[in-house]
Molecule: Bacterial RNase P class A
């Protein structure tokens, strides 16, 4: 320069002119209300609610079962399904990126087609072998015996080749044998087991007997976590009307209950008294496992410290917008609702930092 990798940062600007939430500011007016003024008003994902935790209420003595979650090691955190740093496997020539990465000699249970055979120390379709016995020629010496690139797969051997299939019971080469075969020998893979390094997963190395198939993203066994429900949690203040409870007043009332009485209920007015409801406050942001800088400690993720340093959305039917002018490289995804850490997802462009591969040039 190209091509490429990892980590950051921004998210049209300026101007005006109308309007909207908010308000420990200021005026008009001393309070509420209003009106002006000033201030401030959306993200890097404010999303998707997918994890974690704070926070609130209700449960709770402990222990189990049963359901759910995670799942290499080691750390960091309030916690995590997150992050860091390591192993070990994959991809890349590298930077670097990706992995649900615990256990298959506890136990069930799957392994379609194909294929002789798919898991039991099995199986034999083709092909292979003359080792037993047979046939055949030969030569000896009857009996019989020996010979053969001689036949022929009945007995029996093997599983080296072939077919199938993801996946055939350890690969390669060698020595053996009638053909083979861990049957035996080297190396290599795996498995046990010592040793050494590391906290650990895990690596080197010795040494053994030769080998005992995949799936746990099927059930399951192991190892740590997990109460439940959520701001419509939850708490305050509280009408108007209707209803309820206590006192007391009145006609010594009225109406029902049986004609009378007593007793009961049920109407009338006043005060008091709580519980609900609509609303309204609080929860709700001057905040807090927050953010810069720098010092130290750490490989790091992250802890500690230090600082007259910084920080201002809070509606609630729900404000954060229109509309005009200028300029550019024409501006994407996308809108808060108690609060934080992550994760994923969705995003037009730029721009900075550090690496890597290749060219060239000095």
């Nucleotide at each position: 320069a190209a091509a490429g990798c990892g980590g950051g940062c921004c998210a049209g600007a300026c101007g005006g002119u109308c309007g909207c939430g908010c308000g420990a500011c200021c005026g008009g007016u001393u309070c509420u209300a209003c009106c002006g003024g000033c201030g401030u008003g959306a993200g890097g994902a404010a999303a998707g609610u997918c994890c974690g935790g704070g926070c609130u209420c209700c449960c709770a003595a402990g222990g189990g079962c049963a359901g759910g979650a995670u799942g290499c090691u080691g750390g960091c955190u309030a916690a995590c399904g997150g992050c860091c740093a390591g192993g070990c496997g994959g991809g890349g020539c590298a930077a670097c990126c990706c992995g649900a990465c615990g256990g298959a000699a506890a136990g069930c249970g799957c392994c379609g087609c194909a294929g002789a055979a798919a898991a039991g120390a099995a199986g034999a379709c083709u092909c292979c072998c003359a080792c037993u016995g047979g046939c055949c020629g030969g030569c000896c010496u009857u009996g019989g015996g020996c010979c053969g690139u001689g036949c022929a797969a009945a007995g029996g051997g093997a599983a080296a080749a072939g077919c199938u299939g993801a996946a055939a019971c350890g690969g390669u080469g060698g020595u053996g044998u009638a053909a083979g075969a861990g049957a035996c020998c080297a190396c290599c893979a795996g498995c046990g087991u010592c040793g050494u390094g590391g906290c650990a997963a895990c690596a080197c190395g010795g040494c053994g007997g030769c080998u005992u198939g995949g799936c746990a993203a099927g059930c399951c066994c192991c190892a740590u976590c997990c109460g439940g429900a959520g701001c419509a949690a939850g708490c305050g203040c509280g009408a108007a009307u209707a209803g309820g409870g206590a006192u007391g007043c009145u006609a010594u009332g009225g109406u029902g209950u049986u004609g009378c009485c007593c007793g009961c209920a049920c109407c009338g007015c006043a005060u008091c008294c709580g519980g609900g409801u609509a609303g309204c406050g609080u929860g709700c942001g001057a905040g807090g496992a927050g953010c810069c800088a720098c010092a130290c400690g750490g490989u790091g993720a992250c802890g500690u410290g230090u600082g007259c340093g910084c920080c201002a959305a809070g509606a609630u039917a729900a404000a954060u917008g229109a509309c005009c002018g200028u300029c550019c490289u024409c501006g994407a995804c996308a809108g808060a609702a108690c609060c934080c850490g992550g994760c994923u997802u969705a995003u037009c462009g730029g721009c900075c930092c550090g690496c890597u591969u290749u060219g060239c040039c000095c």